[in-house]
RNA sequence: AGAGACAACGGUGAUGGAGUCCACCUUAUAACCGCCAGCAAUGGCUGAUGACUCCUACCAGGGC
Numbered sequence: 001a002g003a004g005a006c007a008a009c010g011g012u013g014a015u016g017g018a019g020u021c022c023a024c025c026u027u028a029u030a031a032c033c034g035c036c037a038g039c040a041a042u043g044g045c046u047g048a049u050g051a052c053u054c055c056u057a058c059c060a061g062g063g064c
Base pairs, nucleotide, nucleotide: 010025011024012023013022016055017054018053019052020051021050034045035044036043037042
């Protein structure tokens, strides 16, 4: 990289873990896979959340 098989109180919600809630998908070929500029190439930017709380990592400032 390609192919096949399997799937359940399952799976998914742009970077980790947990709890709660919410939404979405189930024809598994699905839900999902961030934004901006640019014809493209390419360049730039925000956030560990879908939301809340906590932990971890990272970043900025201050104090000892």

Background: The prediction has a mean pLDDT of 79. Fluoride riboswitch aptamer (crcB RNA motif) from an uncultured Syntrophobacteraceae bacterium, 64 nucleotides, folded computationally. Rfam family: Fluoride riboswitch aptamer (crcB RNA motif). Rfam links the family to the GO terms positive regulation of gene expression and response to fluoride.